[in-house]
Context: one part of a larger RNA
RNA sequence: CUAUUGUUAAGGAACUCGGCAAAAUCACUCCGUAACUUCGGGAAAAGGAGUGCCCUUUUGAGUGCUGCAGCCGCAAGGCUGUGGUGUCCGAAGGGGCCGCAGAGAAGAGGCCCUGGCGACUGUUUACUAAAAACACAAGUCUGUGCAAAGACCUAUAGUCAACAUAUACAGACUGACGCGUGCUCGAUGCCAGAAAGUUAAGGGAAUCGGUCAUUUCACCUUCGGGUGGGAGAAGCUGUGAACCGAAGCUCUGGUGAAUGGCGGCUCUAACUAUGAGAGUCCUAAGGUAGCGAAGUUCCUUGUCGGGUAAAUUCCGACGCGCAUGAAACGCGUAACGACUUGGGUACUGUCUCAACAAUAGACUCG
Numbered sequence: 001c002u003a004u005u006g007u008u009a010a011g012g013a014a015c016u017c018g019g020c021a022a023a024a025u026c027a028c029u030c031c032g033u034a035a036c037u038u039c040g041g042g043a044a045a046a047g048g049a050g051u052g053c054c055c056u057u058u059u060g061a062g063u064g065c066u067g068c069a070g071c072c073g074c075a076a077g078g079c080u081g082u083g084g085u086g087u088c089c090g091a092a093g094g095g096g097c098c099g100c101a102g103a104g105a106a107g108a109g110g111c112c113c114u115g116g117c118g119a120c121u122g123u124u125u126a127c128u129a130a131a132a133a134c135a136c137a138a139g140u141c142u143g144u145g146c147a148a149a150g151a152c153c154u155a156u157a158g159u160c161a162a163c164a165u166a167u168a169c170a171g172a173c174u175g176a177c178g179c180g181u182g183c184u185c186g187a188u189g190c191c192a193g194a195a196a197g198u199u200a201a202g203g204g205a206a207u208c209g210g211u212c213a214u215u216u217c218a219c220c221u222u223c224g225g226g227u228g229g230g231a232g233a234a235g236c237u238g239u240g241a242a243c244c245g246a247a248g249c250u251c252u253g254g255u256g257a258a259u260g261g262c263g264g265c266u267c268u269a270a271c272u273a274u275g276a277g278a279g280u281c282c283u284a285a286g287g288u289a290g291c292g293a294a295g296u297u298c299c300u301u302g303u304c305g306g307g308u309a310a311a312u313u314c315c316g317a318c319g320c321g322c323a324u325g326a327a328a329c330g331c332g333u334a335a336c337g338a339c340u341u342g343g344g345u346a347c348u349g350u351c352u353c354a355a356c357a358a359u360a361g362a363c364u365c366g
Stems, first nucleotide, its partner, number of pairs: 001361008010352002014350001019347001027051005036041001038176001052097009062087011098102001110345004115340002117337002122134002138174007150160003177332004182262003187259002189255005196250003202244002208238004214231007263281005290324001291321001302318005
């Protein structure tokens, strides 16, 4: 020096991102115990006192043996009451003794105030995250009538759902409880509708071609025919118009605890300021109740108040909210939390500022 321990004058968080770590508290009995509260809690709240050993007195519960009385039983015996004597576990009082110290060692909550978040117990990133994340009881919406919806699948089968049946099952969101949950259906989605428009395969075959028996014209001819041009029935074949033709889309309505959205400018009151109010433009509708510099506030260490000698943190207010807001729920809330913010008390080597000691290493020699 490293690791693990122990002790420390005076001070006592001045340390530090932060009391991290350490210290302190700790058992049992008794007294005592606030706000708040969902009346259960909060609560071991907080805050106090006692605790050893010896002698003695009183007394309680259990239990062994035993006496008496009463009752029950045919009996053995049992039950109740009341004595004696043991044993065992206590409780209370009085007197005394020792030590620095009596829960004599070890093991065994520090506490209080305050804000945020999440109601709670629970779950989670096996091996850097335990949380405010997930779950939860509860609420709402949607689907599903049972051969259910939904899901698996090797897919006309089989299986789960379920040996269940709408107080059920499945999906989505919110997340105890209390008080609430505003406006908007123009867009997107979903639901319902069916008059019209559009719309596939398919049906349908008009039309226009190809081929060609035959026929016609021209030329050649050995007079048998040959070559070339035109027209062209039936059949076969190519093309395939009109017309018919579903869902969907367009369309008509509905729907917000569906995805979402929830304005601007100008002026105005007898000081000033402010703007109840007025005007105007736009919109589907212009943010209601609440909350608010917030885990959301850029400007910002906003302003005021509290706490401190002094505080960018914290708490309470204010509100022109860069960019809050109502089941991506809003606002409260007792209890709870190895969560997180700030303050206090106790306590301390965290620090002022370091020292000494122990053990094991490191180091030197063998």
The prediction has a mean pLDDT of 86. Large-subunit ribosomal RNA, domain IV from a Candidatus Brocadiia bacterium, 366 nucleotides, folded computationally. Rfam family: Bacterial large subunit ribosomal RNA.